[in-house]
């Protein structure tokens, strides 16, 4: 430079050919339990699905660029 992939909650990762209120662990807060802590059970909060457009009634999911990153490879 070529080519193939990845990008979603603090972290790790789902999302079944484009259709549900976008979840799960795990941490992280409150409770309950315990003399106290851990563990455990129970709730809560945490998102601009990297950004910009574009198709379409409707986009994490499809096209198109940008922007990082991994492998291969000239």
């Nucleotide at each position: 430079g070529g080519a193939u992939g990845g990008u979603u909650a603090g972290c790790u990762c789902a999302a079944u050919u484009g259709g549900a209120u976008a979840g799960a662990g795990u941490a992280u807060u409150u409770g309950u339990c315990u003399u106290a802590c851990a563990a455990a059970c129970a709730a809560a909060a945490a998102g601009u699905u990297a950004c910009u457009a574009g198709u379409u009634c409707a986009a994490g999911u499809c096209u198109a660029g940008u922007a990082c990153u991994a492998u291969c490879u000239a």
Molecule: transfer RNA
Organism: Cyanophyceae cyanobacterium